The part of an RNA shown here (small-subunit ribosomal RNA, 5' domain) has 530 nucleotides and comes from an uncultured bacterium. Rfam family: Bacterial small subunit ribosomal RNA. The RNAcentral record of the full RNA draws on ENA and SILVA. Model confidence (mean pLDDT): 82 of 100.
Context: one part of a larger RNA
């Protein structure tokens, strides 16, 4: 000088950052990943048309009866509007459990593990992969078989299943077509950097598709190329111990196969015996690493929080499945330990995502608001999710600003301390008079962020008005270093103390007072680093 700081006194107000360093210890709840009905079937829910069951309205009206002889009344029938129920069809930017597509490998957390091509730079890939997205080229003919949902038995306490039975697709699976695509054979031209690559062209073989719709489109398949992302290898760097000197059998290399996107002891088999090491192999110990962050005139030396890249890791320990990508934090199998349900027969679970809760600690927050706006995933779109992210909560944790009042004002008031009793000190300080109104508080207006519409933040920032000096100062230190003195009290006691020290009776060093210095919404003290 600095700090993710804590601790002690204090404590007004705003902007911007930050906030489990300890126990990667267990975690009650609530959320944190879905969506796509313009891929399917099917089942609801509305609404329309038809059928058809009951109910039967206005209207027509043989007939009757009255008498006021043309007008009331009753009324077989006939009409057939409406309602209601079944059944079928269509429609619907309707709704979803279920097949299916996309995404859940991104985003968020955590530093246990790692001393390593981990990470840092600087190369290589003539040894590689790469969904979506972008360009270009060419193509989508024709089949087929099932299966969940549902419906039926049915096991179980549950979680979950079994069996018959029907059904669809952009699920599946053949068959046809196919090049400059794959894979064998053999070749010829140019190049290179050693394996070899690049382009021409042959012969055999082999592998593709799917539709949907509101016809505007969107989608599928192949080949090439970009364009992002990703895998590997190499040079150099990357902490301490020698009171750790020898370490290695898949160990070092070769054939050969196997395996992967690839190479390559990656793996197996066989053959040979080799590689590392004092320039420190092995072993042990601690560490994520880096841009950066502190400090310092620099050289250097500490340091790796937040923000950014990289990497691991997700309860511990192993496996692999899917897939363009994983060996997968909110998938799956195993074991372990821990916890909770159970009908004791079996089951469930994983905050180092967001809050939150216990527990460790000297110590770190809300079980909010919103997706408005910035990005991300589906979807053709409306739009859905999104504890990402935007904001708001709470901590003077940190920087920054800003206020607690300006101006005049000696009768040098009162008190207070101290006195050599004269006076001196507080002290223009108060108090009075005259202003002013920053901020807090009242009223009233009132955004930008948002492109046509949409604002969590928000009635926030701002902006005006009125209003009262009122609502707002504290902490350390005074013996030298080191800025700033006196009184009392105490009497090697009680106490101070960074060093040097004071204190045993006139203490400027302890304690409490007036008095001074110092920084200030702070100030000290404590721990680290430089």
């Nucleotide at each position: 000088g600095a700090u993710g700081a804590a601790c002690g006194c204090u404590g007004g107000c705003g902007g911007c950052g930050u906030g489990c360093u300890u126990a990667a210890c267990a975690c009650a709840u609530g959320c944190a990943a879905g969506u796509c009905g313009a891929a399917c079937g099917a089942a609801g829910c509305a609404c329309u048309u038809u059928u058809u069951u009951u109910u039967g309205a206005a209207g027509c009206a043989a007939u009757u009866a009255g008498c006021u002889u043309g007008c009331u009344a009753a009324g077989a029938g006939u009409g057939g509007a409406a309602a209601u129920g079944u059944a079928a069809a269509g429609u619907g930017a309707c709704u979803u459990a279920g097949u299916g597509g996309c995404g859940g490998a991104c985003g968020g957390g955590u530093g246990a593990g790692u001393a390593a091509c981990g990470c840092g730079u600087g190369g290589a890939u003539a040894a590689c992969c790469u969904g979506c997205c972008u360009u270009a080229u060419a193509c989508a003919g024709g089949g087929g078989g099932a299966u969940a949902a549902c419906a039926g038995u049915u096991a179980g306490a549950a979680a979950u299943g079994a069996c018959u039975g029907c059904u669809a697709a952009u699920a599946c699976c053949g068959c046809a077509u196919a090049a400059g695509c794959g894979c064998a054979c053999a070749g010829u031209a140019u190049c290179g950097c050693a394996u070899g690559a690049u382009a021409c062209a042959g012969u055999g073989u082999g592998a593709a598709a799917a539709a949907a719709u509101u016809u505007a489109u969107u989608g599928g398949u192949a080949u090439a190329a970009g364009a992002u992302g990703g895998a590997u290898c190499c040079g150099c760097g990357u902490c301490u111990g020698a009171u750790u000197a020898g370490c290695u059998a898949g160990u070092u290399g070769g054939u050969a196969a196997g395996g992967u996107a690839a190479c390559g002891g990656c793996u197996u088999a066989c053959c040979a015996a080799g590689g590392c090491a004092a320039c420190g192999a092995u072993c042990a110990g601690u560490a994520g690493c880096c841009g950066g962050c502190c400090u310092g005139a620099g050289a250097g030396g500490g340091u790796g929080a937040a923000c950014g890249g990289c990497c691991a890791c997700a309860u511990u320990g192993g496996g692999a499945c899917u897939g363009a990508g994983a060996c997968a934090c909110g998938g799956c199998c195993c074991a372990a330990a821990c916890u909770c349900c159970u009908a004791c027969g079996g089951g469930a679970g994983g905050c180092a995502g967001c809050a939150g809760u216990g527990g460790g600690g000297a110590a770190u927050a809300u079980u909010g608001c919103a997706c408005a706006a910035u990005g991300g995933g589906g979807g053709a779109a409306a739009c859905c999710c999104u504890g990402a992210u935007g904001c708001a909560g709470c901590g003077a944790c940190g920087c920054c600003g800003c206020g607690u009042g300006a101006g005049c004002g000696a009768a040098g008031a009162a008190g207070u301390a101290u006195u050599u009793c004269g006076g001196u000190a507080u002290g223009u300080a108060a108090a009075g008079c005259u202003c002013u109104a920053u901020c807090a508080g009242c009223a009233g207006g009132g955004a930008a962020g948002a492109a046509a519409a949409u604002g969590a933040c928000g009635g926030u920032a701002c902006c005006u008005g009125a209003c009262u000096a009122a609502g707002a100062a504290g902490c350390c230190c005074c013996g030298g270093c080191u800025a700033a003195c006196u009184a009392c009290g105490u009497g090697c006691c009680a106490g101070c103390a960074g060093c040097c020290g004071c204190g045993g009776u006139a203490a400027u060093a302890c304690g409490u007072a007036g008095g001074g210095g110092g920084c200030a919404a702070g100030c000290g003290u404590u721990a680290u680093c430089c």